This is a predicted structure of a 457-nucleotide part of an RNA (small-subunit ribosomal RNA, 3' major domain) from an uncultured bacterium.
RNAcentral holds the full RNA, with entries from ENA and SILVA.
Rfam family: Bacterial small subunit ribosomal RNA.
[in-house]
Context: one part of a larger RNA
RNA sequence: UGACGGGGGCCCGCACAAGCGGUGGAGCAUGUGGUUUAAUUCGAAGCAACGCGAAGAACCUUACCACCCCUUGACAUACUCGUCGCGGAUUCCAGAAAUGGUUUCCUUCAGUUAGGCUGGACGAUGUACAGGUGCUGCAUGGCUGUCGUCAGCUCGUGUCGUGAGAUGUUAGGUUAAGUCCUGCAACGAGCGCAACCCUCGUCCUUAGUUGCCAGCAUUUAGUUGGGCACUCUAGGGAUACUGCCGGUGCUAAGCCGGAGGAAGGUGGGGAUGACGUCAAGUCUUCAUGGCCCUUACGGGGUGGGCUACACACGUGCUACAAUGGCGAUGACAGAGGGUUAAUCCCUAAAAGUCGUCUCAGUUCGGAUUGUCUUCUGCAACUCGAAGGCAUGAAGUUGGAAUCGCUAGUAAUCGCAGGUCAGCAUACUGCGGUGAAUACGUUCCCGGGCCUUGUACA
Repeated sequence: UGACGGGGGCCCGCACAAGCGGUGGAGCAUGUGGUUUAAUUCGAAGCAACGCGAAGAACCUUACCACCCCUUGACAUACUCGUCGCGGAUUCCAGAAAUGGUUUCCUUCAGUUAGGCUGGACGAUGUACAGGUGCUGCAUGGCUGUCGUCAGCUCGUGUCGUGAGAUGUUAGGUUAAGUCCUGCAACGAGCGCAACCCUCGUCCUUAGUUGCCAGCAUUUAGUUGGGCACUCUAGGGAUACUGCCGGUGCUAAGCCGGAGGAAGGUGGGGAUGACGUCAAGUCUUCAUGGCCCUUACGGGGUGGGCUACACACGUGCUACAAUGGCGAUGACAGAGGGUUAAUCCCUAAAAGUCGUCUCAGUUCGGAUUGUCUUCUGCAACUCGAAGGCAUGAAGUUGGAAUCGCUAGUAAUCGCAGGUCAGCAUACUGCGGUGAAUACGUUCCCGGGCCUUGUACA
């Protein structure tokens, strides 16, 4: 100087408390461990691995396994030799295919000094080499997580100290903040904080179609005439600054209350992540040193596996019902996508109203199984999704423990998108309905500042 303390002081955070809803019990989905297997490819491992890489494993993907094939190779460059196009369609045989053999047709390269000279393409041989999702993330770059959007981390000059270092950065207030004020052997400065950026909320203005319709006509219908006031759209601008008033405070920074205002003290949300920590993660995105393989640890194919199942854990979905189920009826979104489209299409559900069920393992719950069918796709056996009929399991609110959330939030309801031939309870967004509680900081967890002890570095 740090780090640590079941030392002290001050302060903060859904950290506790106050509340609301969950997980842990059930069934299923999904990931992981374990076991099994020819293979169940690999990575991720407290928080910060486990619906994670994977924004989608039937083949492909695919890296794994079995078998069948290839060896200058699926791909790149160079040298040597040969051919002249390249390319497209096509017959048959063997085979699981890869591959090997074979038949026919269409098409018939460019420049040129006229030399098979140059370019281009294809083939062959040999050699340099290719190739490797093989190892090492403890050799690395790049990217990322985490403490943490926590308020910190430093420097120059000066001063103090033999020195390591200190000071500044401590102190008194204050703040979300090393934010600001005052004081002070310090005076200044940098990276962070804040602001500048995007978005939502208010107003003005410009514009008025595909949008809108107050008044005037018209229509089944903003449908048409007409209009651009309103809504809306999307450009530009304004607005909030403790600016004003009162109190308080050191005549400070600020804090408390009030006015006005759409909004008030950072207005809500986002993007933005200092010096560093964890030899954190990634050699399987990519790049790359070293090591290793080179008729194989490379390349091609078929089939299988990644989907196994006594079991254990994580994350979810659906429920256990009457604040409900079922039947009928029934409005109102936003954001996206579709090549273009405020025009057309894809577009709600819960809510509300009426009826029924009457507390049951039920008209709850839907697992499981049988059967029929649809769709995608060469192909749904291993191993897809959906629908009909039948079947109707566990489950009556969940032990110890544990998680999320402070407002348009939790809870609840659906919708869209990416991936994608097909496949979503996941992910990323979007809107509808819409709460309760916070006395407080003693305690648990994490963090910041000062101080103290230490046999630790």